[in-house]
RNA sequence: GGAAAUAUAGCUGAGAAGGUUUAGCGCUGGCUUGAAGAGCCAGAGAGAUUGGUUCGAUUCCAAUUGUUUCCA
Numbered sequence: 001g002g003a004a005a006u007a008u009a010g011c012u013g014a015g016a017a018g019g020u021u022u023a024g025c026g027c028u029g030g031c032u033u034g035a036a037g038a039g040c041c042a043g044a045g046a047g048a049u050u051g052g053u054u055c056g057a058u059u060c061c062a063a064u065u066g067u068u069u070c071c072a
Base pairs, nucleotide, nucleotide: 001071002070003069004068005067006066007065010025011024012023019055027043028042029041030040031039048064049063050062051061052060
């Protein structure tokens, strides 16, 4: 220099041929306990950034950025 893959919650991951984002661990509150742990219930918390297409984008398209891999 060229090409490809990838980016989802604090962490690890899933999923959606465009129509309410999901789970485990963690966090907060409650119940339970003498207390804690375990257990149960509830809750908060996410689509890298910008733009485009669309009635509607996390999903499709483009660019940018980061990471990884391959080629030279």